[in-house]
Molecule: Bacterial RNase P class A
Organism: Planctomycetota bacterium
RNA sequence: GGAGGAGGCUGGACGAUCGCUCGCGUUCGCGCGGGAGGAAAGUCCGGGCUCCACAGGGCUGGGUGGUGGGUAACGCCCACCGUCCGUGAGGAUAGGGAAAGUGCCACAGAGAACAGACCGCCGGCGAUCUCGCUUCGCGAGGUCCUCGGUAAGGGUGAAACGGCGAGGUAAGAGCUCACCGCAGGAACGGGGACGUUCCUGGCAAGGCAAACCCCACCCGGAGAAAGGCCACGUAGGAGGAUCCGCACGGCCCGUGCAUGGUCCUCGGGUAGGCCGUUCGAGGCCGGCAGCGAUGUCGGUCCCAGAGAAAUGGUCGUCACCGAACCGCGAGGUUCGGCACCAGAACCCGGCUUACGGCCUCCUCCCGAU
Numbered sequence: 001g002g003a004g005g006a007g008g009c010u011g012g013a014c015g016a017u018c019g020c021u022c023g024c025g026u027u028c029g030c031g032c033g034g035g036a037g038g039a040a041a042g043u044c045c046g047g048g049c050u051c052c053a054c055a056g057g058g059c060u061g062g063g064u065g066g067u068g069g070g071u072a073a074c075g076c077c078c079a080c081c082g083u084c085c086g087u088g089a090g091g092a093u094a095g096g097g098a099a100a101g102u103g104c105c106a107c108a109g110a111g112a113a114c115a116g117a118c119c120g121c122c123g124g125c126g127a128u129c130u131c132g133c134u135u136c137g138c139g140a141g142g143u144c145c146u147c148g149g150u151a152a153g154g155g156u157g158a159a160a161c162g163g164c165g166a167g168g169u170a171a172g173a174g175c176u177c178a179c180c181g182c183a184g185g186a187a188c189g190g191g192g193a194c195g196u197u198c199c200u201g202g203c204a205a206g207g208c209a210a211a212c213c214c215c216a217c218c219c220g221g222a223g224a225a226a227g228g229c230c231a232c233g234u235a236g237g238a239g240g241a242u243c244c245g246c247a248c249g250g251c252c253c254g255u256g257c258a259u260g261g262u263c264c265u266c267g268g269g270u271a272g273g274c275c276g277u278u279c280g281a282g283g284c285c286g287g288c289a290g291c292g293a294u295g296u297c298g299g300u301c302c303c304a305g306a307g308a309a310a311u312g313g314u315c316g317u318c319a320c321c322g323a324a325c326c327g328c329g330a331g332g333u334u335c336g337g338c339a340c341c342a343g344a345a346c347c348c349g350g351c352u353u354a355c356g357g358c359c360u361c362c363u364c365c366c367g368a369u
Stems, first nucleotide, its partner, number of pairs: 001365010012318007020035006037341001041352002044350005049223004056253004061219005066080005081095001082093004096214002101212002103208003118154002120150005126144008162180002165177003181203001182201008227275004237266006245257003282301008320337007
């Protein structure tokens, strides 16, 4: 100097002036204090809260999937293990089971999981040709036909029934052996997933479960327009259904309510006010414990609450960024910009996606000293 990896902070500040909104106070004039996010987004998970409802069991359906922790909980976070990618810093992981069963692997290819012979390799019988010899026979070689052996070599394919090397064989094959792989066992290390070493075995069993499935664990529903209270007012209406029903995501059992309740149709009135509504699994600072997520202790603070939806406008100064000029340098002057993604609506913990600037640490390459 270049190229990468991981993490953090932040999304202008102050003053003046005018305006909006909430809370408190008020002598009703006003005064004091607060007022959009890092993702408020997506609505993907998990909860709090409210109602069904007093809330169980089973089936169905759905979710998660290495080990150990964290948390209110999770499909989240942390640490570790295995596998894969990368020179590396690091990253990814839908990571239990294929010997319980079913299914798929197109095309090509002989054959795609109890498979298989296309080109080949080896051997035997027969026919034929050539050569040699110790000539009436023997030996060797080529071609054709047929029979048998073979799956090491070549081909097809994403993938071919363990890999590689040596021996062995008529030619070959775990046929034999060493190493690797696979299956099982033992010892040691570790809390565990697992790891290391040794021993035994020649060992039929490819891939896909993000295919159906099996195993382990987990799961009621709805949703702030949830749901309550007050006021006003009509018609304290009419009719129908119901195996005595209705309620609980679907079904069954069970439970609860009940001679009433529930459901459906028609008709009439009202749509006003208040609560829920922001004090929380809360924020910030510090100590201790822990590799860490986090926990615990102490101190301190109150930091939006609308209801068609407020949180803004203008001016000045400073900060930040860029450009130009001056200066040995520190720095100064002038001009311009003032960031991006984007706006609460019950609240909280996450994940995912969108996005600009700055900072820190680490890795690799090139060059110089």